[in-house]
RNA sequence: CCGCCUGUAGCUCAGGGGUUAGAGCGCUACCCUUAUAAGGUAGAAGUCGAUGGUUCAAUUCCAUCCAGGCGGA
Numbered sequence: 001c002c003g004c005c006u007g008u009a010g011c012u013c014a015g016g017g018g019u020u021a022g023a024g025c026g027c028u029a030c031c032c033u034u035a036u037a038a039g040g041u042a043g044a045a046g047u048c049g050a051u052g053g054u055u056c057a058a059u060u061c062c063a064u065c066c067a068g069g070c071g072g073a
Base pairs, nucleotide, nucleotide: 001072002071003070004069005068006067007066010025011024012023013022018056027043028042029041030040031039049065050064051063052062053061
């Protein structure tokens, strides 16, 4: 320099045009227990990497950029 892949909750990931953006783990409160763990109930936590475009409508499609990864020269 060229090509490809990834970016969504604290972490690991699902969701690939419309309905309230979800799961597991973790965190907080309560229940249970002599207490802790395990278990149960409830809750908080997200400008969906950034900017622009297409569209009635974008986390999703397109372009550029940023960050990370893989391959080639």